[in-house]
RNA sequence: AGCUUAGAGUUUGAUCCUGGCUCAGGAUGAACGCUAGCGGCAGGCUUAACACAUGCAAGUCGAGGGGUAGAGUAGCAAUACUUGAGACCGGCGCACGGGUGCGUAACGCGUAUGCAAUCUACCUUGUACGGGGGAAUAGCCCAGAGAAAUUUGGAUUAAUGCCCCAUAGUAUAAUUAAAUGGCAUCAUUUAAUUAUUAAAGUUCAGGCGGUACAAGAUGAGCAUGCGUCCCAUUAGCUAGUUGGUAUGGUAACGGCAUACCAAGGCAAUGAUGGGUAGGGGUCCUGAGAGGGAGAUCCCCCACACUGGUACUGAGACACGGACCAGACUCCUACGGGAGGCAGCAGUGAGGAAUAUUGGGCAAUGGACGCUAGUCUGACCCAGCCCAUGCCGCGUGCAGGAAGACGGUCCUAUGGAUUGUAAACUGCUUUUGUACGGGAAGAAACCCUACUACGCGUAGUAGAUUGACGGUACUGUACGAAUAAGGAUCGGCUAACUCCGUGCCAGCAGCCGCGGUAAUACGGAGGAUCCAAGCGUUAUCCGGAAUCAUUGGGUUUAAAGGGUCCGUAGGCGGUUAUGUAAGUCAGUGGUGAAAUCUUUCGGCUCAACCGGAAAAUUGCCAUUGAAACUGUACAACUUGAGUUAUUAUGAAGUAAGUAGAAUAUGUAGUGUAGCGGUGAAAUGCUUAGAGAUUACAUAGAAUACCGAUUGCGAAGGCAGCUUACUAAUAAUACACUGACGCUGAGGGACGAAAGCGUGGGGAGCGAACAGGAUUAGAUACCCUGGUAGUCCACGCCGUAAACGAUGGAUACUAGCUGUUGGAGAAUCAAUGGAUUUUUCAGUGGCUAAGCGAAAGUGAUAAGUAUCCCACCUGGGGAGUACGGUCGCAAGAUUGAAGCUCAAAGGAAUUGACGGGGGCCCGCACAAGCGGUGGAGCAUGUGGUUUAAUUCGAUGAUACGCGAGGAACCUUACCAGGGCUUAAAUGGGAGAGGACGGCUUAGGAAACUAGGCUUUCUUCGGACCUCUUUCAAGGUGCUGCAUGGUUGUCGUCAGCUCGUGCCGUGAGGUGUCAGGUUAAGUCCUAUAACGAGCGCAACCCCUAUCGUUAGUUGCCAGCGGGUCAAGCCGGGGACUCUAGCGAAACUGCCGGUGCAAACCGUGAGGAAGGUGGGGAUGACGUCAAAUCAUCACGGCCCUUACGUCCUGGGCUACACACGCGCUACAAUGGUCGGUACAGAGAGCAGCCACUGGGUGACCAGGAGCGAAUCUAUAAAACCGAUCACAGUUCGGAUCGGAGUCUGCAACUCGACUCCGUGAAGCUGGAAUCGCUAGUAAUCGCGCAUCAGCCAUGGCGCGGUGAAUACGUUCCCGGGCCUUGUACACACCGCCCGUCAAGCCAUGGAAGCCGGGGGUACCUGAAGUCGGUCGCCGCAAGGAGCUGCCUAGGGUAAAACUGGUAACUGGGGCUAAGUCGUAACAAGGUAACC
Repeated sequence: AGCUUAGAGUUUGAUCCUGGCUCAGGAUGAACGCUAGCGGCAGGCUUAACACAUGCAAGUCGAGGGGUAGAGUAGCAAUACUUGAGACCGGCGCACGGGUGCGUAACGCGUAUGCAAUCUACCUUGUACGGGGGAAUAGCCCAGAGAAAUUUGGAUUAAUGCCCCAUAGUAUAAUUAAAUGGCAUCAUUUAAUUAUUAAAGUUCAGGCGGUACAAGAUGAGCAUGCGUCCCAUUAGCUAGUUGGUAUGGUAACGGCAUACCAAGGCAAUGAUGGGUAGGGGUCCUGAGAGGGAGAUCCCCCACACUGGUACUGAGACACGGACCAGACUCCUACGGGAGGCAGCAGUGAGGAAUAUUGGGCAAUGGACGCUAGUCUGACCCAGCCCAUGCCGCGUGCAGGAAGACGGUCCUAUGGAUUGUAAACUGCUUUUGUACGGGAAGAAACCCUACUACGCGUAGUAGAUUGACGGUACUGUACGAAUAAGGAUCGGCUAACUCCGUGCCAGCAGCCGCGGUAAUACGGAGGAUCCAAGCGUUAUCCGGAAUCAUUGGGUUUAAAGGGUCCGUAGGCGGUUAUGUAAGUCAGUGGUGAAAUCUUUCGGCUCAACCGGAAAAUUGCCAUUGAAACUGUACAACUUGAGUUAUUAUGAAGUAAGUAGAAUAUGUAGUGUAGCGGUGAAAUGCUUAGAGAUUACAUAGAAUACCGAUUGCGAAGGCAGCUUACUAAUAAUACACUGACGCUGAGGGACGAAAGCGUGGGGAGCGAACAGGAUUAGAUACCCUGGUAGUCCACGCCGUAAACGAUGGAUACUAGCUGUUGGAGAAUCAAUGGAUUUUUCAGUGGCUAAGCGAAAGUGAUAAGUAUCCCACCUGGGGAGUACGGUCGCAAGAUUGAAGCUCAAAGGAAUUGACGGGGGCCCGCACAAGCGGUGGAGCAUGUGGUUUAAUUCGAUGAUACGCGAGGAACCUUACCAGGGCUUAAAUGGGAGAGGACGGCUUAGGAAACUAGGCUUUCUUCGGACCUCUUUCAAGGUGCUGCAUGGUUGUCGUCAGCUCGUGCCGUGAGGUGUCAGGUUAAGUCCUAUAACGAGCGCAACCCCUAUCGUUAGUUGCCAGCGGGUCAAGCCGGGGACUCUAGCGAAACUGCCGGUGCAAACCGUGAGGAAGGUGGGGAUGACGUCAAAUCAUCACGGCCCUUACGUCCUGGGCUACACACGCGCUACAAUGGUCGGUACAGAGAGCAGCCACUGGGUGACCAGGAGCGAAUCUAUAAAACCGAUCACAGUUCGGAUCGGAGUCUGCAACUCGACUCCGUGAAGCUGGAAUCGCUAGUAAUCGCGCAUCAGCCAUGGCGCGGUGAAUACGUUCCCGGGCCUUGUACACACCGCCCGUCAAGCCAUGGAAGCCGGGGGUACCUGAAGUCGGUCGCCGCAAGGAGCUGCCUAGGGUAAAACUGGUAACUGGGGCUAAGUCGUAACAAGGUAACC
């Protein structure tokens, strides 16, 4: 200089946190799906180190040797000469190159060193040398054996093959002496002595080769330091083991091997064992530190069918060599043989999956050769093999709006989008096709010529050599021509609509989507992202600070060991001096190349390739520094300890002792119960209990003092006394002089329960028994009661062993108690009291800080340091297996499969509680009257039916929709009809009237006819028919909706703005103290204000005033009647209906700060919201209604539409709700006499008259109404009835009628006569009402032809009783508390059992696997021995010994699979039994 850190979804009603799961990124030797134009550069069996057909992959040298077949020349031929493949002897190579990753946890690899403990063919350099001799053998020839592979015998022969002799220094080796050096053995040099080994030729005579020694280079071997995976549920391993001496062996050191001697060696800094694995450079990822990987390329190692063995050689224990054993395959004439692709191609198999039986030695490299050259599946190239990856190019560019057609969507006469997209016009030609041109890679060797020149040799020039390949590249022509897909579109995450489907089909990475309006499934249109690719799957890193060195935590989320002592280890006070291990700095070496980075360059660019630099954070060596750590030494006192003094305490152990209580025993007094509970019973008691008195006995525990007091490490410790022991604090500052802190393993202590042995046993009291309770009650309660509780000794070793908080040290604001000391002051002066300072302990409150918050806060959970322990999602599980401990119970250590997307902490708002406090309500209580019993009416359920239409159905359905079902209504059923329809409008066409009367059929609707008859301004009006566009549906969904309504509830609540508090959800305000009917008001107050509710404003009613007097009224005046506001008049009164007044705690007294409350207060018609009505906050119940109406979607269309007749909605064993009438004397009946209000009326109300017993009928005034129309009834005054199923009660039934209506059978009301049922005040339970109320009495109205109305809505008449009070029931409001609830207690949730599925433990047994031990056997082979056979010799054959691969046997251990049966675990919409937990969860819960 450059580079440099991103988050999101998901637990909740919401929040903050903890914590897991998941996603977005990058990568790959990949695979799969869909798709596909080209080129360049790379890559390509990750699985079976499974088995392999076929071809090729290591040969070469005639300038080492003998020499053959053959060929050629000459010749008639014999023969001579030239040449000469293959095979053979010999030399060099075959140990390189190429493949694979089985084994290996190792000096295997990496890095740094060493070899004074070593070797090295070919190559280079140097010195010296090369004399003589000998015996064989292959080949060739002859003769055999065998199917073959192969092999036997005989004869003869060569050398650069083999052997012997000679030569031997300044050579090599050993020994001795001296000097020098070093690193211990030692090394070098010099001198001396002893011992020992050589050689090969060939030729073109230039050379090439040979031997010995030395040096170099290269390569190899060995040794060492450091680094190098997981498991401790692997803790002890080791006999050649560790060391020594000697010998042997090796190129070389070494227990490498053997003999002897000694008893060592390794290990918690992880030995041994088990599992897994080639290592590194590097590659992927990451900000980095790290984590993961070890394909291609490079280095090292190991291996070559499996195991063993050696030979040859410079080098091997040898991929394409040998021998043996084993398995497998092949050939065979059955006697025997052959083989090893983990070389390149290729085949089969395995697998999701990985290529051509290609070309060439042109280049690079290798082997041999003097050379030419030969060989080379190394290598260079190619592949119509592969998108496997990276990089590049293209599939056109510009214009073009009628914004075309078509598609899709919509608010649909139209618009939006596809979309400048297309068509069309112009342009270009990369690519493609056709035809041409055409490389670089090649420089050489050799040859020719020349130069230097004596030969070699070197140089220069020329010529020669290309698999790839007629390839790259390039020119011309043609023509948009040859070329786009994949995935996705709910959020994360860029991109949206329609249709289909209907918890089905399906999707899904996580959350999740789908049950009739799916942006989530499938299709379509459109869009988004990438692009010759796109997605999916698998794996790795990242995000994940989610193992945290950088960079986490442990009060309550997972997590502090029960406590202390103490080993190893870790860490450690002050000062001085030295040292230099750590540390820091400089320098040197190394850190291969490739890779990465930077820069420059070459392919048109890039990928790719080349040059250079940097980097390689490491290791080693060396020089220096000396602050810090270490270390050595010296000193110090403040840490720590010792001492002295004074105190303290329920500290421990042992012994003794005291009183109260309880129980028991004995005796006395005394009599009927005692005891126990929610209530009882079991139990005890007349054989005398309980009660009481006295005495005695026993065991256990220690009231008061006693206290968030004390002591102890913790567990824990409590009458008093004694003995022994320990601890702590303060003061003094005398002594030691860092002696300290922590503490893995280890040890000791360790509540209760439990276990063993022996005692003891009063009370209490598991188990057990009985009694209760209960649906049950193996419980809670009661009566008994064994173990135990107590003592001694020994085990166990765990607890919610808790402050859920490890120990130590230091520091960091305060206030206030208390315990134990010490000091001072004051007052008192025997004891002491008060104040204050200080040390140590133990509590409370609080600042800062910390914390997710709750909280903590000098006794930290603050700020720091040190050490230990522990945690890493929930469940499975503290379980299984294994180990250790224990008499047992069990403790300790401690998993996995599988399963879920959460589990959890703190706090918030609600809701809830068989939590608490306060308050209210006809909520209870106090009263009055009912319901529930009877009969009837009415509604509902159920049942029935062809249909009994539908809805409402806890409170909040049930005299409800319905304010009136005989037809109609009517929606239901049966039957009969109609199909643009019952109605209306528009367009087109045709025809005429329509209408009226009438016939036939018919139940009617309707069908089929007959008769009759238009207006016109001539445009038409009106009607019918045909057709067309709009219909119709009380069909479905109230869980798609609007509107309306019920309920909580006329309860007092519900919110907002700003501010403040809190990380936040949220809180505050709205709480607190009072007060109210009230969130009404006052006071206080981090709140100040405001809104919707409350109240008031509105209506009716109660009083008065005023105005106005008709249809209302009539006091006074007049008239008039039997009587009457009847008349003239009047406005005084009543009344009517407009406008006003009046009531506001305004006044007085008391209490109170105030608000307000109280008062038989005054005044007043009315007094404390006067009474009543209307008025219903935010919201709750997916409350009710698609059948009032409206409306989305779906469904029907000769019917689910519509018309008609009849039936049904009125059924009837039964059950329930709401009512009426009664059961009678406060009454019934008869007669008489009074007093309302509010409404209604013309198809109506109907006076009055007449008829009828009556319902009613026939006449007939008035009134569209303050004018006309209606006897109000209870009441009151008389009479009668006398307690009866009645002179009560009226059901039911019979008969006769009236009225309405087309029509009263199913199915109307009313009248009269007769009949005269149940019922004598109603069980459990339950309803209404607090004053003009309840109760009781009648009147009116709506609907309506009539009416099943006893219902509903109004109106007035008469007119009570009671409320002590808030304990309880119900509902509600506020505050507070707990919560595991939030579809919110009708919540949540636990366990057994039953069913299905899954993984897993145990298990008689069965089947394997690897390794070790012991014994037996033992090939090949090295080594040793022997050797009478062969050989001159070297040596060899033979025999034999040791060792060993392999094989066999045996007993154990480890590990895996499987298994009758068995154990628990997990998961699974609606199974069974209970209700354990969450609220005081109904017995507080838990360990």

RNAcentral holds the sequence, with entries from Greengenes. This is a predicted structure of a 1487-nucleotide RNA (small-subunit ribosomal RNA) from an uncultured bacterium. The coordinates come from a structure-prediction model, not an experiment, and the mean pLDDT is 82.